[in-house]
Context: one part of a larger RNA
RNA sequence: GAUUGAACGCUGGCGGCAGGCUUAACACAUGCAAGUCGAGCGGUAACAGAGAUAGCUUGCUAUCUGCUGACGAGCGGCGGACGGGUGAGUAACGCGUAGGAAACUGCCUGGUAGUGGGGGAUAGCCCAGAGAAAUUUGGAUUAAUACCGCGCAUAACGUCUACAGACCAAAGGGGGGAGCUUGCUCCUCUCGCCCAGAGAGUGGCCUAAGCGAGAUUAGCUUGUUGGUGAGGUAAAGGCUCACCAAGGCGACGAUCUCUAGCUGGUUUGAGAGGAUGAUCAGCCACACUGGGACUGAGACACGGCCCAGACUCCUACGGGAGGCAGCAGUGGGGAAUAUUGCACAAUGGGGGAAACCCUGAUGCAGCCAUGCCGCGUGUGUGAAGAAGGCCUUCGGGUUGUAAAGCACUUUCAGUUGUGAGGAAAGGGAUGUAGUUAAUAGCUGCAUUCUGUGACGUUAACAACAGAAGAAGCACCGGCUAACUUCGUGCCAGCAGCCGCGGUAAUACGAGGGGUGCAAGCGUUAAUC
Repeated sequence: GAUUGAACGCUGGCGGCAGGCUUAACACAUGCAAGUCGAGCGGUAACAGAGAUAGCUUGCUAUCUGCUGACGAGCGGCGGACGGGUGAGUAACGCGUAGGAAACUGCCUGGUAGUGGGGGAUAGCCCAGAGAAAUUUGGAUUAAUACCGCGCAUAACGUCUACAGACCAAAGGGGGGAGCUUGCUCCUCUCGCCCAGAGAGUGGCCUAAGCGAGAUUAGCUUGUUGGUGAGGUAAAGGCUCACCAAGGCGACGAUCUCUAGCUGGUUUGAGAGGAUGAUCAGCCACACUGGGACUGAGACACGGCCCAGACUCCUACGGGAGGCAGCAGUGGGGAAUAUUGCACAAUGGGGGAAACCCUGAUGCAGCCAUGCCGCGUGUGUGAAGAAGGCCUUCGGGUUGUAAAGCACUUUCAGUUGUGAGGAAAGGGAUGUAGUUAAUAGCUGCAUUCUGUGACGUUAACAACAGAAGAAGCACCGGCUAACUUCGUGCCAGCAGCCGCGGUAAUACGAGGGGUGCAAGCGUUAAUC
């Protein structure tokens, strides 16, 4: 000199863009953070509509009907493996780079062949119980895109194979039309389901050399190193097991101990290099502590399950409940770090055919000079060089064109008004094209009408009034830009280094003056 997730002291006008628990991976009150689908299913607890019946106060009340819009609880599907947080652990194929083979892959894209029959249950509802609660037991009954190991059908470019052959699946729903037996059949469009294979994009695995310190750590290893066989995995492999051999690593630092998430980057530096890993992005690991599996395409799963432990809470003492390193917020720790805010309008995600619902992701707002950047606190003129202050050789000098006065301007803040853009979508109507037996329906395109904004008192613009509301901090002995007076008298004090102070202190304290930065200025800490 540059830099910082900074803190402290004094001071503080506005805006834009960023950033904001570096410490206790300490404990957490409260609310929210993952739901959705009725176009899979049986249904109807609540709300609304319609209809029926009864009563009357003649437009209300009561009851009934799932008939309609919808929908609590339940079965079922998809999603809760993403998104969000943290850095405890990890010196390791964990990360970054470059390669590899022995595999899996929901949703998505294109494409092959199909979607035919049959069966028995079980939630819910109802009935009866146990319990303080969490919860739970028995009986009867019912549905499906739930289930079937149904020695039913069909079967290849699939699987097995001794190349004869054998074996393997499924689920329906919605809109429209036609027919009648009014709940079935046929046609059609669309969303699904099943089989085989391809792609894309994730994730799993392997190899090489690289990525801290310590030798006051020199030897380490028995599933250890390799082979055969078997098991296991989606998959190679001591991954596991049986048998056999005795290997494997190590001064090019094994093993042990300490420290640490890694990288793109950030910072400094002319560079080489050093230091660092906040925000943002990629990867990894973790989710009260330790262990385990289940489900699933994917987890050994932050807001899932089981067991053990510590802690907290409820209890009728028999037994139960919980996990903020999600967003806010509380206590504690600390020099130190924010609101128990608004909205799904946009972007993205989950579900859904869609409308739409959910989304503390995200978009915004609030707080903080924490940083960077921009703007303002007036402009011109004005010598009687006013008054006051300070100094003085008492002549004057300086503060100083500074002020006052005169003439202007109105950025920003203030008040009032106008007012973009972020909006694309979605819905209605019409036309047209495709599908089709169809002028239904559905889909695409076009036109037109309508219509969605948290921010928001938005940005921007216009008008109004008036210099009106807006300057401090550090330093002045040398390094180092800037000097005098008074007070003090080795005292009080200063200090980064040299050093000042013991009666004329440019070094302490104060006044005047000056210098440097400026909504900041200094100090401390840290890195180069």
Predicted 3D model of a 528-nucleotide part of an RNA (small-subunit ribosomal RNA, 5' domain) from an uncultured prokaryote.
The RNAcentral record of the full RNA draws on ENA.